This is a predicted structure of a 101-nucleotide RNA (THF (Tetrahydrofolate) riboswitch aptamer) from Zhenpiania hominis. The model forms 94% of the base pairs in the Rfam consensus. Its mean pLDDT, the model's own confidence on a scale to 100, is 76. The RNAcentral record of the sequence draws on Rfam.
RNA sequence: UGCAAAAUAGGAACAUACGCGUUAAGUGUUCGGCGGAUGGGGAGUUGCCGCUGAAACGAAAAGCGGAAAGCGCUUGCGGUGUGUGUUCCGCACCCGUUGCA
Repeated sequence: UGCAAAAUAGGAACAUACGCGUUAAGUGUUCGGCGGAUGGGGAGUUGCCGCUGAAACGAAAAGCGGAAAGCGCUUGCGGUGUGUGUUCCGCACCCGUUGCA
């Protein structure tokens, strides 16, 4: 000097447990506001996450029980929440680490 590798916030798929909604919250989309975190070190956003305002869109219930209920049970449904496991993806800048040449 060249090549390769490890490692972030976080994301995806599958499995599983317990929930929530099904009188529609949640999820997803668009435009803003505020805040936070981020490879071994430094710096940090156009990337990520949380909260929040506005807008547009949008879903599936069925059976049984019950005098009835927004009640109970079962099966579904929701780009549903959280935990756990496995696999995969994942910092662009500066410095460094490991391997090979």